[in-house]
RNA sequence: CCGUGCUAGGCGGGGAGGUAGCGGUGCCCUGUAUCCGCAAUCCGCUCUAGCGGAGCCGAAUUCCUCUCCGAGGGGUUUCGCUCCGGUCGCUCCGUCGCUCGGGGCGUUGAUGGUUCGGGUCCCGCGCGGUGUCGGCUUGCGAAUCAGGUCAGGUCCGGAAGGAAGCAGCCUUAAGCGAUCACCGGCAGGCGCAGCGGGAGCUCCCGAACCGGAGCACCGGGCGACGACCCGGCGACCGGCGGCCGGAAUCUCGACGAGGGGUGCACGG
Repeated sequence: CCGUGCUAGGCGGGGAGGUAGCGGUGCCCUGUAUCCGCAAUCCGCUCUAGCGGAGCCGAAUUCCUCUCCGAGGGGUUUCGCUCCGGUCGCUCCGUCGCUCGGGGCGUUGAUGGUUCGGGUCCCGCGCGGUGUCGGCUUGCGAAUCAGGUCAGGUCCGGAAGGAAGCAGCCUUAAGCGAUCACCGGCAGGCGCAGCGGGAGCUCCCGAACCGGAGCACCGGGCGACGACCCGGCGACCGGCGGCCGGAAUCUCGACGAGGGGUGCACGG
């Protein structure tokens, strides 16, 4: 060095989670890797470690190890966005003042004042309206114990005739409805430019008189005060808020690339 047969070992790995810890089932990444059974109120183990069974490869492209790269995951810090909470400011809203603008009323008399009348307030009455109740009207309405008429049948009678009376038909009582056209009773958070009485000067309307030039409204701006329930904008603070996004740093790290290492027996 070659051949044969074996053995160690291998037949996927990793992240988060979970666990005292490890591996697995489940989730995610990688990407192709023997099969069966077990397993989240879990399963198997105990210090590098899934257990049990079957099968295959086997000292190397496949086993062990180191370095690089790096899909992907995780931790910390920080920034942005967004959500929520709090405080404050402005806006919004109200009142007042100043100012600008607009049209309107006013010497055919503004604001103001005096007097009178009416209303507003209270009491009583009236009228109307509304509601409710009753009457009136009307429909239905009694197996028998309501009425009328009572076929048939029954009873009395020698007969003439008479009596009670079922069904049917008619009527009505109690009761149950309908209608508000009319009548009456009652009631009120009703109306009255209906009446009478009272109170009175707050407000409104009207008239007369005094007096003689203002009066009220709308919109914009500024300022002050109040309010701030809701809405809008902004500032600051806070939240281990968020299936959110970015950056820095730490950490694990599949796939891939490169380096190194690893037997035993027999024969030639």